[in-house]
A computed fold for a 131-nucleotide RNA, annotated as FMN riboswitch aptamer (RFN element). It matches the Rfam family "FMN riboswitch aptamer (RFN element)". Rfam links the family to the GO term FMN binding.
């Protein structure tokens, strides 16, 4: 140097101003960008989560059983950009000027609370096996 078991880490932003009996939710303003590729990307290509169906056979998990929740699998959803510049290369960089943001609560929320001290793409180190 691969691999494998362990273990850490892994999402930011309104004490504003106005209406109103309530609004961090509506209007004005202001803010904020997960991973991985790729010339440095919230808006290209793809991956997580959320969310909806459907199943509980296999797998997984458990000492065992049972399923309203959880869980796990299959599917399926899965937001939003142009213009001009520099360049050998950039929808990534620079300048103008846009847009977009699960789910449930609650005067409608990207930003408050909440499922969540939860899941996770993925990183990066030690250690141990194995090669």
């Nucleotide at each position: 140097g691969a691999a494998c078991a362990c273990u850490u880490u892994g999402a930011g932003g309104g004490c504003g101003g106005g209406u109103g009996c309530a609004a961090u939710u509506c209007c004005c303003c202001a803010c904020c960008g997960g991973c991985g590729g790729u010339a440095c990307a919230g808006u290209c290509c793809g991956c997580a989560a959320a969310c909806g169906u459907c199943g509980c056979a296999a797998a997984u998990a458990a000492c065992u059983c049972a399923a309203u929740a959880g869980g796990c699998g299959a599917c399926g959803c899965c937001g939003a950009a142009a213009g001009g510049g520099u360049g050998a290369g950039a929808u990534u960089c620079c300048c103008u000027u846009a847009c977009c943001g699960a789910c449930g609560g609650u005067a409608a929320a990207g930003u408050c609370c909440g499922g969540a001290u939860a899941g996770g793409a993925a990183a990066g180190g030690a250690u141990g096996u194995u090669u």